[in-house]
RNA sequence: CUCCGACGUAGAGGAGCGAUAUUGAAUAGUAUCCAGUAUUGGGGUGAUGCCAAUGAAUACUGGAGAAAGGCCAUAUCGCCGAAGUUAGUGAGUCCAUCAAGCUGCUAGCUGGGGUUGUCAUCGAAUAGGGGCAACACUGCCAUAGUCUAUAUUGUUGUUAAACUAUGGAGCGCUACUGUAGGG
Numbered sequence: 001c002u003c004c005g006a007c008g009u010a011g012a013g014g015a016g017c018g019a020u021a022u023u024g025a026a027u028a029g030u031a032u033c034c035a036g037u038a039u040u041g042g043g044g045u046g047a048u049g050c051c052a053a054u055g056a057a058u059a060c061u062g063g064a065g066a067a068a069g070g071c072c073a074u075a076u077c078g079c080c081g082a083a084g085u086u087a088g089u090g091a092g093u094c095c096a097u098c099a100a101g102c103u104g105c106u107a108g109c110u111g112g113g114g115u116u117g118u119c120a121u122c123g124a125a126u127a128g129g130g131g132c133a134a135c136a137c138u139g140c141c142a143u144a145g146u147c148u149a150u151a152u153u154g155u156u157g158u159u160a161a162a163c164u165a166u167g168g169a170g171c172g173c174u175a176c177u178g179u180a181g182g183g
Base pairs, nucleotide, nucleotide: 002183003182004181008176009175010174011173014080016079017078018077019076020075021074022073024071032064033063034062035061036060037059038058042051043050046098047097048096083110084109085108086107087106088105089104091103092102093101111138112137114135115134116133117132118131119130121129122128140168141167142166143165144164145163146162148160149159
């Protein structure tokens, strides 16, 4: 001086991921409450507690009348194992209590979104989300080939981009930096 190279920094994929707020549709004239009539013994929960002849449940009439979760759109924020999911586990939270749910950690799987089918579950829902499978699409890398451009006296060969085929996975890829180490 140069090459490789851990760590680190900054980035890329794309109707990309997630969170929050607002509006809207639907939920729904439903649940629930009040009054009246009929009727006459149960109702509710995953389970227990609980409610009920001081009238449960149901039906009809009249009046009042929601909400949560999920979804569309917009805006803002955080990001690129973003995040999702499976299993295990801990404490907290919600609840009348336990469980379930939510949140954390560990390990595994998945590059990304889409369509179709199927499974079960949450859900009012045929919306949406999740698991599995198939189908193409798309981005990255590797290998091989084609074409063009560049450098070269020429051949050959190198490099960048594009295209085609095959394969691979995010602890990946690109750029910068560059420890230990090697020439």
Molecule: Lysine riboswitch aptamer
Organism: Vibrio ziniensis